[in-house]
Molecule: small-subunit ribosomal RNA
Organism: bacterium YC-ZSS-LKJ148
RNA sequence: AGAGUUUGAUCCUGGCUCAGGAUGAACGCUAGCGGCAGGCUUAACACAUGCAAGUCGAGGGGUAACGGUCCACUUCGGUGGAGCCGACGACCGGCGCACGGGUGAGUAACGCGUAUGAAACCUUCCUUCAACAGGAGAAUAGCCCGAGGAAACUCGGAUUAAUGCUCCAUAACGUAAUAAUCACGCCUGUGAUAAUUACCAAAGCUGAGGCGGUUGAAGAUGGUCAUGCGUACCAUUAGCUGGUUGGUAGGGUAACGGCCUACCAAGGCAACGAUGGUUAGGGGUCCUGAGAGGGUUUUCCCCCACACUGGUACUGAGACACGGACCAGACUCCUACGGGAGGCAGCAGUGAGGAAUAUUGGUCAAUGGGCGAGAGCCUGAACCAGCCAUGCCGCGUGCAGGAUGACUGCCCUAUGGGUUGUAAACUGCUUUUCUGCGGGAAGAAAAGCGAGGAUUCGUUCCUUGCUUGACGGUACCACAGGAAUAAGCAUCGGCUAACUCCGUGCCAGCAGCCGCGGUAAUACGGAGGAUGCAAGCGUUAUCCGGAUUCAUUGGGUUUAAAGGGUGCGCAGGCGGGGUGAUAAGUCAGUGGUGAAAGCCCGGAGCUUAACUUCGGGAUUGCCAUUGAAACUGUCACUCUUGAGUACAGUCGGAGACGGCGGAAUGAGUUAUGUAGCGGUGAAAUGCAUAGAUAUAACUCAGAACACCGAUCGCGAAGGCAGCUGUCUAGGCUGAGACUGACGCUGAGGCACGAAAGCGUGGGGAGCAAACAGGAUUAGAUACCCUGGUAGUCCACGCUGUAAACUAUGAUCACUCGCUGUUGGCGAUAUACAGUCAGCGGCUGAGCGAAAGCAUUAAGUGAUCCACCUGGGGAGUACGUCGGCAACGAUGAAACUCAAAGGAAUUGACGGGGGCCCGCACAAGCGGAGGAACAUGUGGUUUAAUUCGAUGAUACGCGAGGAACCUUACCUGGGCUUAAAUGUAGGGUGCAUGGAGGGGAAACCUUCCUUACCUUCGGGACUCCCUACAAGGUGCUGCAUGGUUGUCGUCAGCUCGUGCCGUGAGGUGUCGGGUUAAGUCCCAUAACGAGCGCAACCCCUAUCGUUAGUUGCCAUCAGGUUAUGCUGGGGACUCUAGCGAGACUGCCGGUGUAAACCGGAGGAAGGUGGGGAUGACGUCAAAUCAGCACGGCCCUUACGCCCAGGGCUACACACGUGUUACAAUGGCCGGAACAAAGAGCAGCUACCACGCGAGUGGGUGCUAAUCUCUAAAACCGGUCCCAGUUCGGAUCGAAGUCUGCAAUUCGACUUCGUGAAGGUGGAUUCGCUAGUAAUCGCGCAUCAGCCAUGGCGCGGUGAAUAAGUUCCCGGGCCUUGUACACACCGCCCGUCAAGCCAUGGAAGCCGGGGGUACCUGAAGUCCGUAACCGAGAGGAGCGGCCUAAGGUAAAACCGGUGACUGGGGCUAAGUCGUAACAAGGUAACC
Repeated sequence: AGAGUUUGAUCCUGGCUCAGGAUGAACGCUAGCGGCAGGCUUAACACAUGCAAGUCGAGGGGUAACGGUCCACUUCGGUGGAGCCGACGACCGGCGCACGGGUGAGUAACGCGUAUGAAACCUUCCUUCAACAGGAGAAUAGCCCGAGGAAACUCGGAUUAAUGCUCCAUAACGUAAUAAUCACGCCUGUGAUAAUUACCAAAGCUGAGGCGGUUGAAGAUGGUCAUGCGUACCAUUAGCUGGUUGGUAGGGUAACGGCCUACCAAGGCAACGAUGGUUAGGGGUCCUGAGAGGGUUUUCCCCCACACUGGUACUGAGACACGGACCAGACUCCUACGGGAGGCAGCAGUGAGGAAUAUUGGUCAAUGGGCGAGAGCCUGAACCAGCCAUGCCGCGUGCAGGAUGACUGCCCUAUGGGUUGUAAACUGCUUUUCUGCGGGAAGAAAAGCGAGGAUUCGUUCCUUGCUUGACGGUACCACAGGAAUAAGCAUCGGCUAACUCCGUGCCAGCAGCCGCGGUAAUACGGAGGAUGCAAGCGUUAUCCGGAUUCAUUGGGUUUAAAGGGUGCGCAGGCGGGGUGAUAAGUCAGUGGUGAAAGCCCGGAGCUUAACUUCGGGAUUGCCAUUGAAACUGUCACUCUUGAGUACAGUCGGAGACGGCGGAAUGAGUUAUGUAGCGGUGAAAUGCAUAGAUAUAACUCAGAACACCGAUCGCGAAGGCAGCUGUCUAGGCUGAGACUGACGCUGAGGCACGAAAGCGUGGGGAGCAAACAGGAUUAGAUACCCUGGUAGUCCACGCUGUAAACUAUGAUCACUCGCUGUUGGCGAUAUACAGUCAGCGGCUGAGCGAAAGCAUUAAGUGAUCCACCUGGGGAGUACGUCGGCAACGAUGAAACUCAAAGGAAUUGACGGGGGCCCGCACAAGCGGAGGAACAUGUGGUUUAAUUCGAUGAUACGCGAGGAACCUUACCUGGGCUUAAAUGUAGGGUGCAUGGAGGGGAAACCUUCCUUACCUUCGGGACUCCCUACAAGGUGCUGCAUGGUUGUCGUCAGCUCGUGCCGUGAGGUGUCGGGUUAAGUCCCAUAACGAGCGCAACCCCUAUCGUUAGUUGCCAUCAGGUUAUGCUGGGGACUCUAGCGAGACUGCCGGUGUAAACCGGAGGAAGGUGGGGAUGACGUCAAAUCAGCACGGCCCUUACGCCCAGGGCUACACACGUGUUACAAUGGCCGGAACAAAGAGCAGCUACCACGCGAGUGGGUGCUAAUCUCUAAAACCGGUCCCAGUUCGGAUCGAAGUCUGCAAUUCGACUUCGUGAAGGUGGAUUCGCUAGUAAUCGCGCAUCAGCCAUGGCGCGGUGAAUAAGUUCCCGGGCCUUGUACACACCGCCCGUCAAGCCAUGGAAGCCGGGGGUACCUGAAGUCCGUAACCGAGAGGAGCGGCCUAAGGUAAAACCGGUGACUGGGGCUAAGUCGUAACAAGGUAACC
């Protein structure tokens, strides 16, 4: 110090989450020791038992117990007596009990903190000083006697003491009053001095030293009161207050005071937050943080409050009193039922509550407290110990050597390697700790007792000896033994250090966030290993941090959340120039305070540390005082530039109220006129022969004001438009007369405020929610059409909201430019440099996340106001205010999500746009869709109909050949190291072959027989046995390789460097032209390059050359009926090598160029035609069944063999084809012309036979040699428009061929049969030239063939277009986007289902507070004739007030509630399709 998470990626905004530290903690796993600390956060819930406050006999009367002494008695144990002594129960009296200890309920307060004041006060004990203590008296407890009661306890009688009580005396420097002088002060006053009057004291004990007593003054200590400042949240708490605010008088108090009472006045508090509600003891501190802050109040210290709950006083120096009293209440206990007792929030302890918090311990040895003269007694304060890893700190669990890098475990590419790991074993060393044994503290200072000394001889002080330790035989020390007694927890996907295997298979589970898990999980569970920390480690909870995410330091508001709709304006905040004064703010110095502890620094003590301790610092604060005077404030004077007033001119659709006008629309009347009008995408509803629409005239009505008109003007905003009058307001300009800071902003407040809406009354032409009808549609409560009511208009009143927007608050100042325009000024001027005020556009710096803003700022500064703090829930609920209502203003929470969002980028998409291309359309030609058949697919069927391919890009596809085989499927029969192959070892020559039996075969079984080479060693081969390697067309093409389809032969896809941008990214590749082309040219922050395009390659078209067999044959010769048949020839054709040729090269035109158009020449002309060639990538496209391959699965079977069957089924549907429907034809006859291929288990001439398929002979050819070989066309004839001489399906019969075998299931031939079909609906396919169409030929596979398929070959050989409106596909540019799995996208609402929280609700239940009335304890105070007392006084009685209680009405808060409202969440429900593209009616308020 940051990191993760919104996106395909980016920047920003913004939330959520994590890493750190901390704790009075708890839980899980684990645990060796010690030191120091800490330990009911919950029920201020209830408490058994014990202890926690007594002491003094040197105050008193005394003598119950104990001990002693004396006396008496004695059973020798003891008993009785004597307060005589030590002592002392109970009692009177004194002091203490108001401290110490506990708790945090209450309290939002002078309670606390801090600083002051008390001239308004008190203070036992202690210290100092001064003075004094004379006399008298009456009681009472106890004891004794008696009585009541269960008890607690109480009552009566008699007698008695005091340092208890009362009276008298003395009295001040005391108190009070009076008046005086001086000094001081802060209003009343205070102090000093002297005076007068009145009033008030005392206690004794004694060891004779002393200790006490009373009064006063002072100190110290402790307390009380008052004041300034600070001190939680809610305004959905806005008004509160009757002793209330003040005065006078009195009372009361230690003292001031409405503290209380009477009377008088009517005040007091509050937006600077009163009152009310909720929560809470406050502080020092502690945690965190860089700090500022935020949080916190457990231990320790200070203060406060409380003591079962509420009230009350008494005593006392001090209490309204934790272990005192009285009363009331609740609860518990005892009881003889009459009545009594109690208060652990003291220390232990118990129950309960709870996630959770200890011993019914020891001692007064130390420190401290109470009493006492003291010894001493008391002390759950305190000091110690016990329990608990609750925290902090320290130590240890060994150290060194030791490689065969041992064994096991785990992993791997596995004859081996890696890791565990120097780890272990083993050797040596050490002994903290541990065990045993022994020794053994400090804490003790003082006090007491004894002795000695000094002395002021009272006492006090000094020296010395002895005694006193809970902890504790503890800490510590020495010796001995021996590695001996001692390691876990969490994590290992990223954040975040640490990785593999197995199991599991969206299951089980994990998870702080993002997210893992659906068969190869570093994320689940286990294991091995690793990482982190370590006697602990993790988890949970809480706080701060990170979070500048409430921003004072230190944020924002055009579009992310956020500027109020606009103005006026009170309070408030802020405010121009000069001079002087002042000193509140401000600054500086000084003083006081800021308790101690804590914190920081430096030392010291425990072996170290934690801890403790000493010294210093800090304690940022408050108060006082002295000074300074720049700035702010205040006061005074002044100035003119801010602001305003007056004057002159000017501008406008600014406002209010009147008057007037024409066009249009509608209506009425009349007239002309006739059949339609109107409306739409197309229609219909509607109107019209009762005369519409149209046209003309006249009349009426209401509303709005064409042209001008604008990117314009005016207004605060909303808003304002015919002309004109009156009234009102404003802006600007000019000049510079007047005032003299009069200003800016503005919470509340007031006013204005579109449209719609509401009220009352008018008005109502057009338009038009609702409504009706007609269409559209699957539906159409819509869009479109025909009608139509509120409303729209006017007057008055209300409402108060809008995307009321410039999504940009107001004011002031400053900061480059260009340009247009409105109104003034300047000038004669509609030229025009200038200037002021507006309204616009563009562009710098700067700013901004970017888009953008940019003198009209979103720049740079100043002032004030408003507003924001993740999305949803929600601008909702409740409450309150306003409103007639509608509704508006204010405005949450529970719950839920990890995002929601802004700007920009790249794509994709659009029923967006532009440009361009393509048989894409159009123009044509021929088809498909109808028929029959062939073939493939779906479906169905089946034992099986094996599997795959499924929009384009599956469907004559894998298959370029299913009768068996193929074959993977089914049925049945068989085999199990296997069907094949290899290696090694051993054996054999059985094998092979032949024959027989069973069987469908495979197979099972029986019998017979014995081969090759040889260098004679053996080898080869086969079989058998053994061992090792099997096999699988089983699954996963979504684990893969390879291959392929498609976009698409479309023109694109990228890179380097540079430049631009925060960045994704852009530029280049865009633009203008051009091209088939990202082809080329020009331009250009780009310059180049790569993969693609093109070219290079092949075929073809022309020519040349070389070569001439198997090809050719012009010339020469020979020969034949005839034929290059032969000799020969290379001329030609041809063959196949090499070359030439075409390059927009030439000419003309256009153009800057590229290029295009036209032309010439040429066999060929603008890539001549065709092919091969397929960029980056897309479709998790296809294929595990061609092959290969990871993983998984089967192993007497999912492997292998065999026979038969099936893949050929058939109601049906689709695709692709073939043949046709005929005369451009069919049939018959005649007779021509190819190319490319193939051929030895082959092609076959030729001959014979057969109608024919073919058969029988037979020749040539391993091929330019031989063979297979054309048809259409052409010529002639016939048919004459018919279901035909078209068409040939189907069926019958007879055959041929292949093959082991044609039944399922072959092809072909002949004869016979002769179906549908007469050109095919919606729709749809191919093709732009040697193309379509048409005609035949060949080949692969192959025994044969279901081939009409596929791949090639040639023959004949058109039509149409020269265009781009539309359909489809594509390319480029641009635009919008809420899409990015990318439109087959995204996404909204109702309904249905489950769960969750919440609002309303007839009511019901509970709570705290207040009010009124009734009753009213204890108690203080007041009053008081009878009673008591000599009196003082008391009893009794009465009164005021009050706690608690009761009654009543109302408000507030909470819980619950049939039913009900919406909301949120939830893989695959229903209905539609509202939004995102022009989202198909632009969206939104």